Model confidence (mean pLDDT): 76 of 100. Bacterial RNase P class A from a Burkholderiales bacterium, 414 nucleotides, folded computationally. The source organism's lineage runs through Bacteria, Pseudomonadati, Pseudomonadota, Betaproteobacteria and Burkholderiales. The sequence is in RNAcentral, with records from ENA. Rfam family: Bacterial RNase P class A. Rfam classes the family as a ribozyme.
RNA sequence: GAAGCUGGCCAGGCAGCCGCUGCGCGACGGGAAAAAACCAGUGGUUAACGCCGCUGGGCCGCGCGCAGAGGAAAGUCCGGGCUCCGCAGGGUACGGUAGCGGGUAACACCCGUCCGCCGAGGUUGUGGGUUCUUUGCCCCCGAAAGGCGGCGAGGAGGCUGCGCCGAAGGCGAGGAACAGGGCCACAGAGACGAGUCCUGACGUACCGAUCGAGCGCGCGCCGCUUUACCGCGGUGUCCACACGUCGGGCGGCAGGGGUGAAACGCGGCAACCUCUACCGGGAGCAACACCAAAUAGGCGAGCGAUGACGCGACCCGCCGAGCUCGCGGGUAGGUGGCUAGAGGCCUGAAGCGAUUCAGGUCCCAGAGGAAUGGCUGUCCACGACAGAACCCGGCUUAUCGGCCUGCUUCGCAC
Numbered sequence: 001g002a003a004g005c006u007g008g009c010c011a012g013g014c015a016g017c018c019g020c021u022g023c024g025c026g027a028c029g030g031g032a033a034a035a036a037a038c039c040a041g042u043g044g045u046u047a048a049c050g051c052c053g054c055u056g057g058g059c060c061g062c063g064c065g066c067a068g069a070g071g072a073a074a075g076u077c078c079g080g081g082c083u084c085c086g087c088a089g090g091g092u093a094c095g096g097u098a099g100c101g102g103g104u105a106a107c108a109c110c111c112g113u114c115c116g117c118c119g120a121g122g123u124u125g126u127g128g129g130u131u132c133u134u135u136g137c138c139c140c141c142g143a144a145a146g147g148c149g150g151c152g153a154g155g156a157g158g159c160u161g162c163g164c165c166g167a168a169g170g171c172g173a174g175g176a177a178c179a180g181g182g183c184c185a186c187a188g189a190g191a192c193g194a195g196u197c198c199u200g201a202c203g204u205a206c207c208g209a210u211c212g213a214g215c216g217c218g219c220g221c222c223g224c225u226u227u228a229c230c231g232c233g234g235u236g237u238c239c240a241c242a243c244g245u246c247g248g249g250c251g252g253c254a255g256g257g258g259u260g261a262a263a264c265g266c267g268g269c270a271a272c273c274u275c276u277a278c279c280g281g282g283a284g285c286a287a288c289a290c291c292a293a294a295u296a297g298g299c300g301a302g303c304g305a306u307g308a309c310g311c312g313a314c315c316c317g318c319c320g321a322g323c324u325c326g327c328g329g330g331u332a333g334g335u336g337g338c339u340a341g342a343g344g345c346c347u348g349a350a351g352c353g354a355u356u357c358a359g360g361u362c363c364c365a366g367a368g369g370a371a372u373g374g375c376u377g378u379c380c381a382c383g384a385c386a387g388a389a390c391c392c393g394g395c396u397u398a399u400c401g402g403c404c405u406g407c408u409u410c411g412c413a414c
Base pairs, nucleotide, nucleotide: 001410002409003408004407005406007404008403009402010401012379013378014377015376016375017374018373020068021067022066023065024064025063026062028061029060030059038057039056040055041054042053043052044051045050070385074396075395077394078393079392080391081390082284083283084282085281094280095279096278097277098276099113100112101111102110103109114174115172116171117170118169121165122164123163125162126161127160128159130157131156132155133154134153135152136151137150138149140147141146175275176274180273181272182269183268184267192265197257198256199255200253202251203250204249206248207247208246209245210244218237219236220235221234222233223232224231288336289335290334291333298327299326300325301324302323303322307319309317310316343362344361345360346359347358348357349356350355380383
């Protein structure tokens, strides 16, 4: 310097104006007055938890000040906190996890490590082209030197197939396939039951063909020999026989080929069922809790007529429309839960690391039809994915770009 990889950070900046939500302040203004839950401050009491008070808010507006979406707020896939409901104990069912060790509140997360796969590249292990070069032989051209071409051998360079090794780093649902069931695409004859497509041995009392060679007999021809026959040799042909050969059939063998990821081997697949070990109650902030109108109905007490009933005019008992007061439930509505937390940052210590501990420091949205925005100017590298809804730890997915740390390999220079 190049290439590859890892981890982390940022997510348009600045200014002005106008809005929205929350909080604080104002001896502000308005609202007829006032209550509770609750919030803030403060007092009494208690060992503490708590209990009892006081003031302001708990309505609206105005002014000023401060703060105001994310790395994923997303998917809701895992794990927890919190809340309510359920719960003797054991078993079963269902769901989940899975090398080994560690971290954590917990995890299907994270860290370390083993194994397997990938991985820039390396490699004279092996093969293939190609370029250059040396050389042998041959053909042709040439007077020669030499040249074109073909075949072969050797050497060098680069390319490439297969195999082997393999950095940083990445990926792995990585227990068990002699407990059992199931499955194994395409190709192939056959896929775990076995099987015979081709080939090869082997067997066969089967079928067909017959080149061949052999022996024998007969016949023909030729040669030798002989006077001649006989004999000998050669050759042709026919027949028969046996041995074969070729092709086919049948039988068994399972050697080779071929197909395929795998061809019978205690094959492969458990991300099919299953087995083993371990873990797991259900629902979710629209959880849940508190306060509490109006209206209707309920319960209790009191009153209750020239009323009803009891022989009923009186007394007494009882009922009674209605009226008054009180109580309780739920609704509208309000409030808590609700954002100070397994919290952020810095330093130190322990640990390879995840992480833990100690000290210091900071407060960082909290809405409830749901705020976090709009316009203008200016600058640049011209701005992606995207929007909190109880909270937290992870995973996954989306994302314009920019910056930084570290690691490995290669090249160059010293």